Predicted 3D model of a 65-nucleotide RNA (Fluoride riboswitch aptamer (crcB RNA motif)) from an Acidobacteriota bacterium.
Its mean pLDDT, the model's own confidence on a scale to 100, is 75.
The organism belongs to Acidobacteriota, within Bacteria.
[in-house]
RNA sequence: CCUGGCAACGGCGAUGGGAUCCGCCGAGAGAACUGCCUGACGGGGCUGAUGAUUCCUAUAGCUUG
Numbered sequence: 001c002c003u004g005g006c007a008a009c010g011g012c013g014a015u016g017g018g019a020u021c022c023g024c025c026g027a028g029a030g031a032a033c034u035g036c037c038u039g040a041c042g043g044g045g046c047u048g049a050u051g052a053u054u055c056c057u058a059u060a061g062c063u064u065g
Stems, first nucleotide, its partner, number of pairs: 009026005016056006035046004
């Protein structure tokens, strides 16, 4: 100096924040990621604040005061 592995670290997982866990991407130039249905395109329609669990916040529906 080069290569590989492990550990650590950073980033990401369709709308906000915290915790835990899981998955993915990353070493100087770009990766992981950027929902579904329909349509040739333009366009039209639809679900969810989670990757999963839980809490808070925002929004929506119902009931009661």